[in-house]
RNA sequence: CUCUUAUCCAGAAAGGUGGAGGGAUUAGGCCCUGUGAAACCUUAGCAACCGGCAGUUCCGCAAGAACUGUGUCAGGUGCUAAAUCCUGCCCGAGAGAAAUGCAUUCGGGAAAGAUGAGAA
Numbered sequence: 001c002u003c004u005u006a007u008c009c010a011g012a013a014a015g016g017u018g019g020a021g022g023g024a025u026u027a028g029g030c031c032c033u034g035u036g037a038a039a040c041c042u043u044a045g046c047a048a049c050c051g052g053c054a055g056u057u058c059c060g061c062a063a064g065a066a067c068u069g070u071g072u073c074a075g076g077u078g079c080u081a082a083a084u085c086c087u088g089c090c091c092g093a094g095a096g097a098a099a100u101g102c103a104u105u106c107g108g109g110a111a112a113g114a115u116g117a118g119a120a
Stems, first nucleotide, its partner, number of pairs: 002119007013043005021032003026088004044080003049076002051073003055067004084112001089109006096102001
């Protein structure tokens, strides 16, 4: 980097270095930021995706396997402003003035992205 799959309205920040940007990309909006952005380091925390333990089921026992909107552990990752900050494409509904278009509000889906697990 590619493919498959699950999740994405919950949760959780202090310090040091740094010195102007940041919120993935592009456009619009809206935010954060010299009361110090990004990045890096330290410490702390959050979380049950993987893993461990426990539990349940299959099995005569063991071994082994499967399951778990359950409990527990922070070992592997991840994360610690705002829903993945919101919108963009498609569909539906409401109201705007009858239709189309358009803008707008709400809902659903797709695409893209992030993270985990697996595969090549």